[in-house]
RNA sequence: CGCCGAACCGCGCCGCCUGAUGGUCGCGCGGACCGGGGACCCAUCGAUCCCCUGGGGUGAAUCGCGCCUGCGUUCGGGGACGCAGCGCGCGUAGGGCGACUUCCGGCCCGAACCCGUCAGCUAACUCGGUAGGCGGUCGCGAAGAACGGA
Repeated sequence: CGCCGAACCGCGCCGCCUGAUGGUCGCGCGGACCGGGGACCCAUCGAUCCCCUGGGGUGAAUCGCGCCUGCGUUCGGGGACGCAGCGCGCGUAGGGCGACUUCCGGCCCGAACCCGUCAGCUAACUCGGUAGGCGGUCGCGAAGAACGGA
């Protein structure tokens, strides 16, 4: 300097660094941005029995297959089935690659955490957040829009 992301901006105070401009940890105030809870209306909702299973939220980050390991079912072994995993691999819903949109190709991500048996939407009202990570991120690609010129 730039990218992802709400995670930014301004002012004041204290401390630290610098010769200085200035930078920065923390605190306070204001602005801006992001999210949760929460009515009417709307949405959902036929009955009985059996089996399985809590549910929800932030976030792009879900779902599936195979392998491995462990546990359970068996008197034991093998096999099979079921369950689980900071485990491995391949895909995948989805997301990203600055300054308008769409498409094509290419590349990357596809994590983690929280509430605690409770949550549809939701005016008033109310409760929180403004962290982290990265240099991977592109094509004289196509079309449209906008702007400018003749």

This is a predicted structure of a 150-nucleotide RNA (c-di-AMP riboswitch aptamer (ydaO/yuaA leader)) from Blastococcus sp. CT_GayMR20. Its mean pLDDT, the model's own confidence on a scale to 100, is 75. The sequence is in RNAcentral, with records from Rfam. Rfam family: c-di-AMP riboswitch aptamer (ydaO/yuaA leader). Rfam links the family to the GO terms cyclic-di-AMP binding and regulation of gene expression. The source organism's lineage runs through Bacteria, Actinomycetes, Geodermatophilales, Geodermatophilaceae and Blastococcus.